Context: one part of a larger RNA
Molecule: small-subunit ribosomal RNA, 3' major domain
Organism: uncultured prokaryote
RNA sequence: UGACGGGGGCCCGCACAAGCAGUGGAGCAUGUGGUUUAAUUCGAAGCAACGCGCAGAACCUUACCAGCCCUUGACAUGGGUAGUAUGAUUAACAGAGAUGUUUUUCUUCAGUUCGGCUGGCUACCACACAGGUGCUGCAUGGCUGUCGUCAGCUCGUGUCGUGAGAUGUUGGGUUAAGUCCCGCAACGAGCGCAACCCUCGCCAUUAGUUGCCAGCAUUUAGUUGGGGCACUCUAGAGGAACUGCCGGUGAUAAGCCGGAGGAAGGUGGGGAUGACGCCAAGUCCUCAUGGCCCUUAUGGGCUGGGCUACACACGUGCUACAAUGGCGGUGAAAAUGGGCAGCGACAUCGCAAGGGGAAGCAAAUCCCAAAAAGCCGUCUCAGUUCGGAUUGCACUCUGCAACUCGAGUGCAUGAAGGUGGAAUCGCUAGUAAUCGCGUAUCAGCAUGACGCGGUGAAUACGUUCCCGGGCCUUGUACA
Numbered sequence: 001u002g003a004c005g006g007g008g009g010c011c012c013g014c015a016c017a018a019g020c021a022g023u024g025g026a027g028c029a030u031g032u033g034g035u036u037u038a039a040u041u042c043g044a045a046g047c048a049a050c051g052c053g054c055a056g057a058a059c060c061u062u063a064c065c066a067g068c069c070c071u072u073g074a075c076a077u078g079g080g081u082a083g084u085a086u087g088a089u090u091a092a093c094a095g096a097g098a099u100g101u102u103u104u105u106c107u108u109c110a111g112u113u114c115g116g117c118u119g120g121c122u123a124c125c126a127c128a129c130a131g132g133u134g135c136u137g138c139a140u141g142g143c144u145g146u147c148g149u150c151a152g153c154u155c156g157u158g159u160c161g162u163g164a165g166a167u168g169u170u171g172g173g174u175u176a177a178g179u180c181c182c183g184c185a186a187c188g189a190g191c192g193c194a195a196c197c198c199u200c201g202c203c204a205u206u207a208g209u210u211g212c213c214a215g216c217a218u219u220u221a222g223u224u225g226g227g228g229c230a231c232u233c234u235a236g237a238g239g240a241a242c243u244g245c246c247g248g249u250g251a252u253a254a255g256c257c258g259g260a261g262g263a264a265g266g267u268g269g270g271g272a273u274g275a276c277g278c279c280a281a282g283u284c285c286u287c288a289u290g291g292c293c294c295u296u297a298u299g300g301g302c303u304g305g306g307c308u309a310c311a312c313a314c315g316u317g318c319u320a321c322a323a324u325g326g327c328g329g330u331g332a333a334a335a336u337g338g339g340c341a342g343c344g345a346c347a348u349c350g351c352a353a354g355g356g357g358a359a360g361c362a363a364a365u366c367c368c369a370a371a372a373a374g375c376c377g378u379c380u381c382a383g384u385u386c387g388g389a390u391u392g393c394a395c396u397c398u399g400c401a402a403c404u405c406g407a408g409u410g411c412a413u414g415a416a417g418g419u420g421g422a423a424u425c426g427c428u429a430g431u432a433a434u435c436g437c438g439u440a441u442c443a444g445c446a447u448g449a450c451g452c453g454g455u456g457a458a459u460a461c462g463u464u465c466c467c468g469g470g471c472c473u474u475g476u477a478c479a
Base pairs, nucleotide, nucleotide: 001479002478003476004475005474007473008472009471010470011469012468013467015463016462019427020426022424023423026319027318028317029316030315031314032313033312034310035309042053043052064305065304066303067302068301069300070299073129077128078127079125080124081123082122083121084120087106088105091102092101093100094099109119110118111117131294132293134292135291136290140288141287142283143282144281145279147277152191153190154189155188156187157186158167159166160165171182172181173180197271198270199269200268202239203238205236206235207234208233211229212228213227216226242265245259246258247257248256249255321420325379326378327377328376329375330374337368338367339366342361343360346357348355349354386417391412392411393410394409395408396407397406433455434454435453436452437451438450439449
């Protein structure tokens, strides 16, 4: 100087408390451990691994296993020889296929000295080499997590100290903040904080189609045609909030408390933004890369299997156990998004998943699209008209192909489950809870992820305690 303390002081955070809703019990989904296996590819491991890499494993992916094949190789550069572009395509045989042996048809690059001569391409030969998701994240770059959006981390000059170092950065107040004020052997400065950026909330302005319709007309089924841009909305450029004003308090300061006006008030809400560093944190399987290793194999191709196994254990979720509910009917209002190898209205067939037709739309125009919770009726507390696992049968769709191993529909079946021990998670407002909708990935497959809106709470006395953190101080046999 740090680190640590079941030392002290001050302060903060959904840290506790006060509340709300969960997890832990059930069934299922998913990830992990374990076990099994020819293989169940690999990585991630307290917080900060475990719906994580994977924004989507039937083949492919795929790295794993078994078998069958290739060896200058699927891919790059260079040499030699031969051919002449070359590319597409039909069919046959062998085979699981890769591949091998034949075969049909069409097509024939540029330059040219008209010579396969040059470039290019194909085949063959030999070698340099290619190749490796092989090892080392404790050799690395890059990227990322975490403490933590915590308020800290430093430097120059000066001063003090033999020196390590101190001072500044401590102190009195204050703040979300090393934020600001005052004081002070310090005076300044940098990286952080804040602001500048995006978005939501208010206003006026510009613009008015595909959007809107107040008044005027017109059709009236409907803003449909006229007309208009007032309103809604869209999207550009602006205004608006600064403790600016008043009162109190404070040290006359910084500020704090209350009030006015205001759409908004003291950082208005949300986002982006992550200092010096810590964890030899994570990643050599995104990529790049040192070293090591393999080179007829640890490289390459293919078929099939596996990653989907199942006495069990854990994490994360979904659905429930019901009446604030189930079922039937009814019927209005939302936002974000996506659409041409696409979204697909409409009518039609089917109980339905869906099928055969088919308008419109490269979209403020058309479509996905139906929002759901809501309201009315019924059921009357039961393993039930709760719950839907499991299983049987019959189908639908995608796809070369749903056996291992997809999703969906109908009929039948109708398991556990009556609110969950110890323990434990989230959340302070348009939040929790609850309700549906969309998108990426994607042929198909979502209870996951990322977004969107609808309805919409309770509680916070307080900081003694638990956890994490900041500043000062103290002790130390620790560095």